[in-house]
Transfer RNA from Paenibacillus elgii, 73 nucleotides, folded computationally.
The source organism's lineage runs through Bacteria, Bacillati, Bacillota, Paenibacillaceae and Paenibacillus.
RNAcentral holds the sequence, with entries from ENA.
Rfam family: tRNA. By type it is a transfer RNA.
RNA sequence: GACUUGUUAGCUCAGCUGGGAGAGCACCAUCUUGACAGGGUGGGGGUCGCAGGUUCGAGCCCUGCACAGGUCA
Repeated sequence: GACUUGUUAGCUCAGCUGGGAGAGCACCAUCUUGACAGGGUGGGGGUCGCAGGUUCGAGCCCUGCACAGGUCA
């Protein structure tokens, strides 16, 4: 340098064919206990890597850039 995969919550990841942003763990409150652990219930937390484009509508499609992994030279 070329190609390729990935980037979504604090962490690990889903998101099917463009139309509601989600799960588990973690965190907070509360119930249960003499207390802890465990368990029940409820809750907070997101510029979906960045910028632009297409569309009535983009996490999803297109372009560029950044970062990380891989292959080739």